Notes:
This is a predicted structure of a 1530-nucleotide RNA (small-subunit ribosomal RNA) from Abscondita terminalis. Its mean pLDDT, the model's own confidence on a scale to 100, is 84. Its Rfam family is "Bacterial small subunit ribosomal RNA". Rfam links the family to the GO terms ribosome and structural constituent of ribosome.
RNA sequence: AGAGUUUGAUCCUGGCUCAGAGUGAACGCUGGCGGUAGGCCUAACACAUGCAAGUCGAACGGCAGCACAGUAAAGAUUUCGGUCUUUAUGGGUGGCGAGUGGCGGACGGGUGAGUAACGCGUAGGAAUCUGUCCUGGAGCGUGGGAUAACCCGAGGAAACUCGGGCUAAUACCACAUGAUAUCGAGAGAUCAAAAGCAGGGGACCGAAAGGCCUUGCGCUCUGGGGUGAGCCUAGGUCGGAUUAGCUAGUUGGUGGGGUAAUGGCUCACCAAGGCGACGAUCCGUAGCUGGUCUGAGAGGAUGACCAGCCACACUGGGACUGAGACACGGCCCAGACUCCUACGGGAGGCAGCAGUGGGGAAUAUUGGACAAUGGGCGCAAGCCUGAUCCAGCAAUGCCGCGUGCAGGAUGAAGGCCUUCGGGUUGUAAAGCACUUUAGGUGGGGAAGAAAGGUAACGAGCGAAUAACUCGUUGCUAUGACGGUACCUGAAGAAUAAGCACCGGCUAACUACGUGCCAGCAGCCGCGGUAAUACGAAGGGUGCAAGCGUUACUCGGAAUUACUGGGCGUAAAGCGUGCGUAGGUGGUGGUUUAAGUCUGCUGUGAAAGCCCUGGGCUCAACCUGGGAACUGCGUGGAUACUGGGUCACUAGAGUGUGGUAGAGGGAUGCGGAAUUUCCGGUGUAGCAGUGAAAUGCGUAGAGAUCGGAAGGAACAUCCGUGGCGAAGGCGGCAUCCUGGGCCAACACUGACACUGAGGCACGAAAGCGUGGGGAGCAAACAGGAUUAGAUACCCUGGUAGUCCACGCCCUAAACGAUGCGAACUGGAUGUUGGGUGCAACUUGGCACCCAGUAUCGAAGCUAACGCGUUAAGUUCGCCGCCUGGGGAGUACGGUCGCAAGACUGAAACUCAAAGGAAUUGACGGGGGCCCGCACAAGCGGUGGAGUAUGUGGUUUAAUUCGAUGCAACGCGAAGAACCUUACCCACCUUUGACAUGGCAGGAAGUUUCCAGAGAUGGAUUCGUGCUCGAAAGAGAACCUGCACACAGGUGCUGCAUGGCUGUCGUCAGCUCGUGUCGUGAGAUGUUGGGUUAAGUCCCGCAACGAGCGCAACCCUUGUCCUUAGUUGCCAGCACGUAAUGGUGGGCACUCUAAUGAGACUGCCGGUGACAAACCGGAGGAAGGUGGGGAUGACGUCAAGUCCUCAUGGCCCUUAUAGGUGGGGCUACACACGUCAUACAAUGGCUGGUACAGAGGGUUGCCAACCCGCGAGGGGGAGCUAAUCCCAUAAAACCAGUCGUAGUCCGGAUCGCAGUCUGCAACUCGACUGCGUGAAGUCGGAAUCGCUAGUAAUCGCGGAUCAGCAUGUCGCGGUGAAUACGUUCCCGGGUCUUGUACACACCGCCCGUCACACCAUGGGAGCGGGUCUCGCCAGAAGUAGGUAGCCUAACCGCAAGGAGGGCGCUUACCACGGCGGGGUUCGUGACUGGGGUGAAGUCGUAACAAGGUAGCCGUAUCGGAAGGUGCGGCUG
Repeated sequence: AGAGUUUGAUCCUGGCUCAGAGUGAACGCUGGCGGUAGGCCUAACACAUGCAAGUCGAACGGCAGCACAGUAAAGAUUUCGGUCUUUAUGGGUGGCGAGUGGCGGACGGGUGAGUAACGCGUAGGAAUCUGUCCUGGAGCGUGGGAUAACCCGAGGAAACUCGGGCUAAUACCACAUGAUAUCGAGAGAUCAAAAGCAGGGGACCGAAAGGCCUUGCGCUCUGGGGUGAGCCUAGGUCGGAUUAGCUAGUUGGUGGGGUAAUGGCUCACCAAGGCGACGAUCCGUAGCUGGUCUGAGAGGAUGACCAGCCACACUGGGACUGAGACACGGCCCAGACUCCUACGGGAGGCAGCAGUGGGGAAUAUUGGACAAUGGGCGCAAGCCUGAUCCAGCAAUGCCGCGUGCAGGAUGAAGGCCUUCGGGUUGUAAAGCACUUUAGGUGGGGAAGAAAGGUAACGAGCGAAUAACUCGUUGCUAUGACGGUACCUGAAGAAUAAGCACCGGCUAACUACGUGCCAGCAGCCGCGGUAAUACGAAGGGUGCAAGCGUUACUCGGAAUUACUGGGCGUAAAGCGUGCGUAGGUGGUGGUUUAAGUCUGCUGUGAAAGCCCUGGGCUCAACCUGGGAACUGCGUGGAUACUGGGUCACUAGAGUGUGGUAGAGGGAUGCGGAAUUUCCGGUGUAGCAGUGAAAUGCGUAGAGAUCGGAAGGAACAUCCGUGGCGAAGGCGGCAUCCUGGGCCAACACUGACACUGAGGCACGAAAGCGUGGGGAGCAAACAGGAUUAGAUACCCUGGUAGUCCACGCCCUAAACGAUGCGAACUGGAUGUUGGGUGCAACUUGGCACCCAGUAUCGAAGCUAACGCGUUAAGUUCGCCGCCUGGGGAGUACGGUCGCAAGACUGAAACUCAAAGGAAUUGACGGGGGCCCGCACAAGCGGUGGAGUAUGUGGUUUAAUUCGAUGCAACGCGAAGAACCUUACCCACCUUUGACAUGGCAGGAAGUUUCCAGAGAUGGAUUCGUGCUCGAAAGAGAACCUGCACACAGGUGCUGCAUGGCUGUCGUCAGCUCGUGUCGUGAGAUGUUGGGUUAAGUCCCGCAACGAGCGCAACCCUUGUCCUUAGUUGCCAGCACGUAAUGGUGGGCACUCUAAUGAGACUGCCGGUGACAAACCGGAGGAAGGUGGGGAUGACGUCAAGUCCUCAUGGCCCUUAUAGGUGGGGCUACACACGUCAUACAAUGGCUGGUACAGAGGGUUGCCAACCCGCGAGGGGGAGCUAAUCCCAUAAAACCAGUCGUAGUCCGGAUCGCAGUCUGCAACUCGACUGCGUGAAGUCGGAAUCGCUAGUAAUCGCGGAUCAGCAUGUCGCGGUGAAUACGUUCCCGGGUCUUGUACACACCGCCCGUCACACCAUGGGAGCGGGUCUCGCCAGAAGUAGGUAGCCUAACCGCAAGGAGGGCGCUUACCACGGCGGGGUUCGUGACUGGGGUGAAGUCGUAACAAGGUAGCCGUAUCGGAAGGUGCGGCUG
């Protein structure tokens, strides 16, 4: 620091996702040790049990229990002194249960429910209190009355209570004193106190106790300090405006009361205030902070542990005591719950530590100790302390250590992979040597402990050698952890590695299994038979006692943008203006010091973070110091900003003079046109359309002439012209009225800009009331179109359109561009005004200001584009955006008569949605061009019967493949057996075939038997070749045996190679360098011409090149040369009935080799002077002469695993191999392709003529003979320019037939034959005789062909034993037509649009049907919460007080003062009744929405999407949608 994901690719916008860090975590798998920290985040849910706050006898009366003196009695013993035991007694002593009293239970510990608040945090303040503590001052005098405990009695189940009696105090009360305080000028007046206890003691007093003295502690009053607490203020502290108004003690004052203290804190009276857009009130959520996590920071999130503050203690209310509480382990009351009960009544509060149940994904022991630290009480010893210190549990986190180390190659075995060679696991292991941390075992063994006690000495206090305090020294007690940390001996590699991942992001790959299944997945996405993505394995990568997953936070995310984003088209400028608050604001002085800058002994707790030392072996951790804590406070400075003030004129405005204009409002007037009505003329149609029909018309239309009525709109001028803020504004005239611009001067003196709320205007449609109504025209009706047509088209037609008044308030209200200001090159047009020069029959040129357009520098932009009218560079203010859908929907609110408008969510769902540009493809877009593409012609197919192939059906099998063009006389250049792959039956199993081992045998051959045959059995002959003296060995071949293996026309052409088809013989397809573009890409290759051609020329940011085109090749057409046998024969000879038959010749034909020839070369014209085209000459041939071979980059997952090759899978006594028979030849039917016909351009009969190219020894086969013929016999010639196949046929010449199912046509069938072949039954071909079907030129539709072509005629070859209407070739005869490119099909090229890219066989919209999901409405029902009114009123406090009670004081007494109980009033919790608000849950039914491989109906949108689309509105329709009106161009 980035990455993946929208596309065919690109750039951008934009969301989603990942990599990082973290956690009080949980879950899965795994788990050796130690240190250290943390451990109910959920139910502030309920709690059994134990413990968590006591202590003081030096305050007191006491003595239940314990112990000891003492006393008494008994017993034992005795050295007779006593001793011991037991019992009783014993407050005398140590002590001490319960009680009175004091101090402490307000700390410590827990929790975060409540709380949006002076609760917290920061900085301040004044009107306060403060036990214990520190430090001063003064004092502690004299009296009194009670009461618990205790005793007696009573009630009760219990808890507990009541009555009577006794008693003490540091308990309680009174008096004295009189400081402080209050009042007062002063004098003075008024108001409080108190307590003792312990130690010691010389003198003195006392009978004793003791007094007395002293020390210590304690007590009372008081001053100061400290600590702690209360109160007040400023600014800070979450979300919601779909919460906008709230408030009656409310805001303030005066006076009482109350408090420790200020204050409406409370009360009476008075006033009517107070808070709020700088967000009051209300609702939701939440303890706050230091800090913690993250981040570069700014920020964001968070508030476990530790620390500070607050709040709470079952829920609600209340006070008491006290220095302090409205009190966690106190009290009272109410409520809920739990427990006890004798039913009368009682008890309780773990959010203390453990622990239990429950909840939950989830969080520990009913442990030890007060040894340390700290707290309470105490003079102290000491007691108490679940605070605390320790231990236990769980890898919960962080940190550290270990699970060995060295060496070891036959690179062992095993595993996995393999191209079978090997590779890898892997120096890894084994084996060899070494070490011993941790663990186990044996031994040793700390620090944490000093206060304290005691003794002595010294100092202080004091009368004191007491006591007390402090110090020194000696002795001495105290350790939960724990025999722990640590040290050490011996033994021994011994006891110790997992988890996740391996398609990309993201480090790490192979084989197997599976087969859109099972499954994975954070995103993109994997899986449909070769999955690096699933499962498991080998290997690898990462981390490691952990590793992964899940959840959450920050980051990445500049994706809320302060730092640091945007708004023309991606989401986003309010429809437009005026203007309030607010924000911002010109020039020069002066003042102030709020902002700003700077200084600072204030503060910013500690801990934490950071830096730097130290201590645990290191680290985590602990600890010392520093820095920091960006804040608040405070002193100063004054440039800038702000506040005050004085001036200025450049901003802004006013006045004067001109000027243009569809600017607005009102009134009147005008002509053209449409329609209707009246009248005239006049006759059969008019109107309408793609074509029609509805409609109008003989009752006289339409046409035409004249007249009348009425409404609406204003042609031409008219213009990217004008005006207006926008919407918008267009005949003419008058009246009223707003704004702009120009010029020159004068005046005011910042008066300005923007503008949340607010107000005004605001097209069309629509609404209300009243008019008006010509034309047009939603709805509606009819006619067409159509599969349908609720549309497009036509005929009609109502609201409406128009006017007046009142509403509505929305549009693609658009420049999709807020307003204002300044700055930054130009060019051109146009509107308004002005200036200068020229001109003066004026028109021109130049410049300035204001508008409005086009093109463009810089710059900007993702690009398109914008560009002084900015989308450039800046400033000020406002509005708006934050992925798509859900949705501008729901709910709520405001507005509206309504329609509806404004404001405006969520659940859920997707990984995209989108912008601009690029390349293609496509278009019922455009331009240009080509092709037997159409047209013009000729002949066919489609009808018939046959042949053949296919589909279908059938079958035991009808083997398989090919399926639009580009399958279908195709693979198959030839299925009777074979072929043959299929079916049935019978056989074989190392195999029909290959290589290797062993054994035997030459190989081979004859005959017979069984069988359908394969096969099996028997049998005859035969002994070969090479080496070697021989034995023997070897080669080929055959047989047998065993194993490696063979074999497969089995599957996958969607795993492949190769080959082929097709677009298409179409003219295209690309590259290098350069240039342009952010880029995909473009350029070149486009353009102007031309061509069959990207052929060539010219031009050009391109210049070149490659594959294609063309040419080179073959063949054919002319000629020359060479060569003449088997070919030829002109001339010369010979010969024949005749024939190159013979000699001879090679001139010619021909053969087959080499050359020549044709190149737009020449001429004329056209063209740009080019390329080229047109015409002509010459020539055998003329513009690629004809034909062929030749097929660019690529497309179709085109075809072929059954030609061959081949990966993988499958079969292996069978899916292999052999044999016989059958099938591929079936047959209701459908289709393709041929052949033959339907006839006279013909059939038949007879005669006559002319080819080319091929083939031939397992062959072609002559002559001759036989047969009607197929053919048979025969045997010459020929390995072929020699012989043979082999008579070419149409044609021509005659004859006949005479338009007919025929002398056409030949299917079908019968009989008889021929040939091939082991074999013609299924199932061959041919021959002869006989038979003689359909068919009389073929519907819709459709095919071929442009010249030696179509058509027609025959001949030959391959395959092949035989079989040809197929196919491949060959020649003979030999046409017609092409105006032309509008249309159909296909193609090329340029351009345009696109929402397509699997590319129009594309994409895609809505209803309906089904399933699931969330959600709105909903008669209601249920719960929470808040509020209003009323009732009620426990405990308590305050006030009042008739009743009752009453120790201290007063009084001789009666009685009083004072107090208590009771009653009552006020306040008030719970509770009750009624109303309202708000929120949540639920609800028959219902509305739309979303999602869902293959449902229904249409086809609305994307191309001119077939009616351009879209926006607003109204209306109609199954649905998309249609139509009207106005608007926009996207």